Description:
The RNA shown here (Bacterial RNase P class A) has 382 nucleotides and comes from Dechloromonas sp. Dech2017. It matches the Rfam family "Bacterial RNase P class A". It is annotated as a ribozyme. Rfam's curators write: Ribonuclease P (RNase P) is a ubiquitous endoribonuclease, found in archaea, bacteria and eukarya as well as chloroplasts and mitochondria. The sequence was found by an Rfam model in a public genome assembly. Model confidence (mean pLDDT): 78 of 100. NCBI's taxonomy places the organism under Bacteria, Pseudomonadati, Pseudomonadota, Betaproteobacteria, Dechloromonas.

RNA sequence: AAAGUCGGCUAGGCAAUCGCUGCGUGCGCAAGCACGGGGAGGAAAGUCCGGGCUCCGUUGGGCAGGAUGCCAGCUAACGGCUGGGCGCCAUAAGCCGCAAGGCGAAAGCGACGGAAAGUGCAACAGAAAGCAAACCGCCGAUGGCGUCGCAAGACGCACAGGCAAGGGUGAAACGGUGGGGUAAGAGCCCACCGCGCCGGCGGUAACGUUCGGCGGCACGGCAAACCCCAUCCGGAGCAAGACCAAAUAGGGAAGCGACAGGCGUGGCCCGCGCUGCUUCCGGGUAGGUUGCUUGAGCCUGUCGGUGACGGCAGGCCUAGAGGAAUGAUUGCCGAACCCCGCAAGGGGGGAACAGAACCCGGCUUAUCGGCCGGCUUUCCAC
Numbered sequence: 001a002a003a004g005u006c007g008g009c010u011a012g013g014c015a016a017u018c019g020c021u022g023c024g025u026g027c028g029c030a031a032g033c034a035c036g037g038g039g040a041g042g043a044a045a046g047u048c049c050g051g052g053c054u055c056c057g058u059u060g061g062g063c064a065g066g067a068u069g070c071c072a073g074c075u076a077a078c079g080g081c082u083g084g085g086c087g088c089c090a091u092a093a094g095c096c097g098c099a100a101g102g103c104g105a106a107a108g109c110g111a112c113g114g115a116a117a118g119u120g121c122a123a124c125a126g127a128a129a130g131c132a133a134a135c136c137g138c139c140g141a142u143g144g145c146g147u148c149g150c151a152a153g154a155c156g157c158a159c160a161g162g163c164a165a166g167g168g169u170g171a172a173a174c175g176g177u178g179g180g181g182u183a184a185g186a187g188c189c190c191a192c193c194g195c196g197c198c199g200g201c202g203g204u205a206a207c208g209u210u211c212g213g214c215g216g217c218a219c220g221g222c223a224a225a226c227c228c229c230a231u232c233c234g235g236a237g238c239a240a241g242a243c244c245a246a247a248u249a250g251g252g253a254a255g256c257g258a259c260a261g262g263c264g265u266g267g268c269c270c271g272c273g274c275u276g277c278u279u280c281c282g283g284g285u286a287g288g289u290u291g292c293u294u295g296a297g298c299c300u301g302u303c304g305g306u307g308a309c310g311g312c313a314g315g316c317c318u319a320g321a322g323g324a325a326u327g328a329u330u331g332c333c334g335a336a337c338c339c340c341g342c343a344a345g346g347g348g349g350g351a352a353c354a355g356a357a358c359c360c361g362g363c364u365u366a367u368c369g370g371c372c373g374g375c376u377u378u379c380c381a382c
Stems, first nucleotide, its partner, number of pairs: 001378010012333007020039002023036005041353001045364002048362005053237004065233005070084005085112001086110003094103003113228002118226002120222002135167002137163003142160002144157005175193006194217001195215005200209003241290004251281006261275005297316008337348004
């Protein structure tokens, strides 16, 4: 420098004018005015996880339900993150090969506990999809039939039957290669490879093992099917919650007035029901205040750790609205990109996704461009 791959940072700049909204100071009876200073994001988004905080419930336990699920760690916690293990996939350099091709690292991907508890499922194809099975095929040792033969037997057929090599189906068909063996075959037997179990050794563990022994192999797949096992989870949410508190209506208490009147029911009477004024009290509504931004906070340094992260020291305060501010216009400069040009350069162009609402940690999704770094490999220079 290039290729591949992974990650981090950034998110147009400056000025003037006119506004918006909090805070401080001053002026003003007040409304408000003046000055100073603050005013969106990496995702403020989706609201998918986790926590703080608040109220309700609550000694607490259980059922139901939900979530998670290799191991170890980090963390307030997590379904997040870090490191490791195992598996899958893929290629670079390189190696092997006549070739086709094969092997081969980092990276990437994995809901990655349990299928020798139970129940269940497997479309299509296929003979058969799970205690195996036999379509094509192979065989015909044994039995059968036929021909020949005096007989022993030979040959033929493929009827009984034997086989599971080869073909074919499928996502998946009860180890692989080679040899022996056989009528043909088959872990039926043997060697090697693979697999399982036990032990040893290494590792905190997942797991590994080129170590020792045993077993011809007994245990196919699906748990993102029910289920089983382990761990975790009380509910609702800032419209949580707290405080102040009109008018009208209603409630309670005391006092005053009255036992009359009025209203309703009814055709009328009786009867029954309702009904006054004043003061005080408390609840609640409208409205207002608060919760509200100092917090698992940010920056710098240093120490521990592979790392996530943690300890210590110093420094900093960085939106707080409430139908909801954080804007608009103009000017200058301007990256990407496009055009012309061999080049120097010239012209055009003009900034993505998006908008806080109690607060944090994550995940996911959207995003024009630019810059920087890690890992693997190659080339060049020294």